RNA sequence: GGCCCUAUAGUUCAACGGAUAGAAUAGAAGUUUCCUAAACUUUUGAUUCGGGUUCGAUUCCCGGUGGGGCUU
Numbered sequence: 001g002g003c004c005c006u007a008u009a010g011u012u013c014a015a016c017g018g019a020u021a022g023a024a025u026a027g028a029a030g031u032u033u034c035c036u037a038a039a040c041u042u043u044u045g046a047u048u049c050g051g052g053u054u055c056g057a058u059u060c061c062c063g064g065u066g067g068g069g070c071u072u
Base pairs, nucleotide, nucleotide: 001071002070003069004068005067006066007065010025011024012023013022018055027043028042029041030040031039048064049063050062051061052060
C1' cells in the first nucleotide's frame, strides 16, 4: 500500500428503519446501622466525525478518524 472487522454511559454489553436509546456495574444522594460493609430507594451520565437515502437512521450507503486482524 491492498482487503476485512469494529466504534453506544467511567467500564462491560443490549436495541426489526419508528421507544423517552435500555440493563449490569461504577459515581452522587437518601433509608437502615453505634460506624463501615451489605441490602433497599432515588438520581446523573452515551450513539466517533462529516455527508447521503428515507416521512423517519444507533441501524442502510459514501467518505474521514481511531482501534484490531490478514496480506505483499

This is a predicted structure of a 72-nucleotide RNA (transfer RNA) from a Chitinophagaceae bacterium. Model confidence (mean pLDDT): 80 of 100. It matches the Rfam family "tRNA". Rfam links the family to the GO term triplet codon-amino acid adaptor activity. RNAcentral holds the sequence, with entries from ENA.